Overview:
A computed fold for an 84-nucleotide RNA from a Candidatus Omnitrophota bacterium, annotated as transfer RNA. Its Rfam family is "tRNA". Rfam classes the family as a transfer RNA. It was read from a public genome assembly. The coordinates come from a structure-prediction model, not an experiment, and the mean pLDDT is 82.
RNA sequence: GCCGGGGUGGCGAAAUUGGCAAACGCACGGGACUUAAAAUCCCGCGGCCGCAAGGUCUUGAGGGUCCGAGUCCCUCCCUCGGCA
Repeated sequence: GCCGGGGUGGCGAAAUUGGCAAACGCACGGGACUUAAAAUCCCGCGGCCGCAAGGUCUUGAGGGUCCGAGUCCCUCCCUCGGCA
C1' cells in the first nucleotide's frame, strides 16, 4: 500500500428484512435468608434536566440517502486478520 472482520450502557453482548435501541449475562444498588458472611432468591439499574409526573439525548467521529438508519452510501479514526 491492497483486501476483509469488528467498534452498541461500567464490562461482555443481541437487535440477520431499515420500523419500540439496548434483550440476555456480568458488575453495581436495595431487600430476604444467616450469629455474621459466602452462595441462593426477589426487586431495581444508560446519560443529562426535573421535587415529581415527565422531558431530552445516546450505537467510534463527521456527512449523505430515506417518512424512518446500529443497519444502506461517502470520508476519516481505532482495532483484529490476510496479502504484498